[in-house]
Molecule: Guanidine-I riboswitch aptamer
Organism: Firmicutes bacterium UBA5473
RNA sequence: UGAAAGUGUACCUAGGGUUCCGCUUCCCUGGGGAAGGACUGGACCAAGUGGUACAGGCAUUCCAUAUAGGAGUGUUACACCGUAGAGGGAUAAAAACCCGGGCGGG
Numbered sequence: 001u002g003a004a005a006g007u008g009u010a011c012c013u014a015g016g017g018u019u020c021c022g023c024u025u026c027c028c029u030g031g032g033g034a035a036g037g038a039c040u041g042g043a044c045c046a047a048g049u050g051g052u053a054c055a056g057g058c059a060u061u062c063c064a065u066a067u068a069g070g071a072g073u074g075u076u077a078c079a080c081c082g083u084a085g086a087g088g089g090a091u092a093a094a095a096a097c098c099c100g101g102g103c104g105g106g
Base pairs, nucleotide, nucleotide: 007055008054009053010052011051012050015045016044020042021041022039023036024035025034026033027032028031056076057075058074059073060072061071062070063069078101080105081104082103083102087099088098089097
């Protein structure tokens, strides 16, 4: 100086809207229709920089080496500023979801 890596999944939380259920208002009446998320909710979506667990990675020790592997221990850090109260995307719709640890700087 340059490059690479900085992991994945599940369950949650901050947060999020409104396709479904419920609720509210109005209309019609065996039961339906319209509107409403500046409606608590059921359910649903949900964090790189939030949580937990499991797995994986790296290092090391032991057991084995037929043929690869198995077990243990340790570690898995950091993540600031601006762009931006931005732009685009998905879903019914939105979000701290995805583009995105983007891009620029430190």